[in-house]
Context: one part of a larger RNA
């Protein structure tokens, strides 16, 4: 010096990114409890008072007696262990030891119990009852497999799969031109087949005929049936696609510029272009705000956080849900009390460890 632990004079967050960490609250009993509230609940809110020991009373217990129909009542004895009332006593303090909530106000998120990165994250992340849409008529859709087979399901549309959201209140607006998906068939194009019009090879024959062995000879060239063959035109020819409608709790989207009112300003109102349609309720400097420490209010002696407002919303917005919520939380944030060696400022012991000597 370091590790674990105990005290600490006055102050009490002055530390500090941030009360991290430590102190601090704690049993039990009595009294007492706000706002809000889904009427359960918040609630152990908070907050306050009691707790050792000795003495006496009391009441409850049990047993007898009487009295009563019975329920009870009234006397006596027992036993004094628990409780409860007085009244006395000791300490600074009245839970015997482990063990055993610090509270309160106010925002965010997530409605809650729960799940989760085995080994830096437990969270607002995931999951959850509820909501909604699509698909499934049973050999179900789906889902594993190459099959066959097996889940689905010994289920059966108050069921099964999939996607989205995510309790609970109120509530979810406009767009179907794009993309997807659903239904349409009238025409448009269209594969692999069907079909074979047509042309091309090849040649039995036919023509011509170098040639010379003069022959029913023959080179090479020309035509040219069928038959094989090659290669083809029209015509036909399914979904798809074009096409016609639907469908946003499908993917998604949800304007721009001028001008105007009798201070001034603002523009309820007009004008104009574009669009599929021009962001509705609600909510906003928000987990969202760039310019930013917007301005204003509160809170502090001061506050780039915080809550309350505004709304100029760089770039909220309605089940990729919007805005509330009571209860919930080892969640994030700002505020008080109470506490303390975090800190002013460091001492002082204990136990271990490390240095050094020996």
């Nucleotide at each position: 010096c370091c590790c674990u632990c105990g005290c600490a004079a006055a102050g009490g967050a002055a530390c500090u990114c941030g009360g991290c960490a430590a102190a601090a609250u704690u049993g039990c009993c009595c009294c007492g409890u706000a706002a809000c509230u889904u009427c359960g609940g918040g609630a152990g809110a908070a907050g306050g008072g009691g707790u050792g020991c000795c003495c006496c009373c009391c009441c409850a217990u049990g047993c007898u007696u009487u009295c009563u129909u019975a329920c009870g009542a009234a006397a006596g004895c027992a036993a004094g262990a628990a409780g409860g009332g007085g009244g006395g006593u000791u300490u600074c303090a009245a839970u015997a030891a482990a063990g055993a909530g610090g509270c309160u106000c106010a925002a965010g998120c997530g409605a809650c119990u729960g799940u989760u990165u085995a080994g830096c994250a437990a969270a607002a992340a995931c999951a959850c009852a509820g909501g909604u849409g699509u698909c499934u008529g049973c050999u179900a859709a789906c889902u594993g497999a190459a099959a066959a087979c097996a889940g689905g399901a010994u289920g059966u549309a108050u069921a099964g799969a999939c996607a989205c959201u995510g309790a609970c209140g109120c509530c979810u607006g406009c767009c179907c031109g794009g993309u997807g998906c659903c239904g349409g068939a009238a025409g448009g194009u269209u594969a692999a087949g069907a079909g074979g019009a047509g042309g091309g090879g090849u040649u039995a024959c036919c023509c011509u005929g170098a040639g010379c062995u003069u022959g029913u000879c023959g080179a090479a060239g020309g035509g040219a049936a069928a038959g094989c063959u090659c290669u083809g035109a029209a015509u036909u020819g399914a979904a798809g696609c074009c096409c016609c409608g639907g469908u946003a709790a499908a993917c998604g989207g949800c304007g721009g510029c001028c001008g105007u009112a009798a201070c001034u300003a603002u523009a309820a109102c007009g004008g104009u272009c574009c669009u599929a349609a021009g962001g509705u309720a609600g909510c906003g400097a928000a987990a969202u705000u760039c310019c930013u420490u917007g301005u204003c209010g509160g809170g502090u002696a001061a506050g780039u956080u915080c809550c309350g407002a505004c709304c100029u919303g760089c770039a909220c917005g309605a089940a990729u849900g919007g805005c509330g919520u009571a209860a919930c939380g080892a969640c994030u944030u700002g505020a008080g009390c109470g506490c303390u060696g975090u800190c002013u400022c460091u001492g002082c012991g204990a136990g271990g460890g490390g240095c050094u000597c020996g």

This is a predicted structure of a 358-nucleotide part of an RNA (large-subunit ribosomal RNA, domain IV) from a Thermodesulfovibrionia bacterium. Its mean pLDDT, the model's own confidence on a scale to 100, is 84. The full RNA is in RNAcentral, with records from ENA.